[in-house]
This is a predicted structure of an 84-nucleotide RNA (transfer RNA) from a Clostridia bacterium. It matches the Rfam family "tRNA". Its family is annotated with triplet codon-amino acid adaptor activity in the Gene Ontology. It was read from a public genome assembly. The source organism's lineage runs through Bacteria, Bacillati, Bacillota and Clostridia.
Formats: sequence, structure tokens, C1' cells
RNA sequence: GGCCGGGUGGUGAAAUUGGCAGACGCGUCGGACUCAAAAUCCGAUAUCGGCAACGAUGUGUGGGUUCAAGUCCCACCCCGGCCA
Repeated sequence: GGCCGGGUGGUGAAAUUGGCAGACGCGUCGGACUCAAAAUCCGAUAUCGGCAACGAUGUGUGGGUUCAAGUCCCACCCCGGCCA
């Protein structure tokens, strides 16, 4: 240099004929149980603003297509693999 795969909450990941983003698990926090723990069970858990109701933003970065983009197109950045 060329080709292929990947980048989504704290973390591993899911979401494809384009249609409610974060299912499910781990971790964390709160609670139940217990003399106390462990195990188990229940609830919460992206960010910012707000007392709250709620609002805004958010899928590596910047553009494009579309009523609508994590998903399609273009360029770039980063990670992994193969070829030279």
C1' cells in the first nucleotide's frame, strides 16, 4: 500500500427487506431473607438540565440519501486479521 471484519450505557453484547436504541448477562447501588454473612430473590442503573412532572442530547468523527439511519452511500480516525 491492497482486501476483509469490527467500533452501541461502567463492562460483554443484542437490535438488518431502514421503523419505540440499549433486549439479555456481568458489575454497581438500594431492599428482602439471615444472629451476621454467603447464596438466592425483588427493584434501580446512558449523559446533561430540572425539586418534580418532564425536556434536550446520545450508536468512533464529519458529511450525504430518506418522512425516518446503529443499519444504506462517501471521506477520515482507531482496533483485529489476511495478502504484498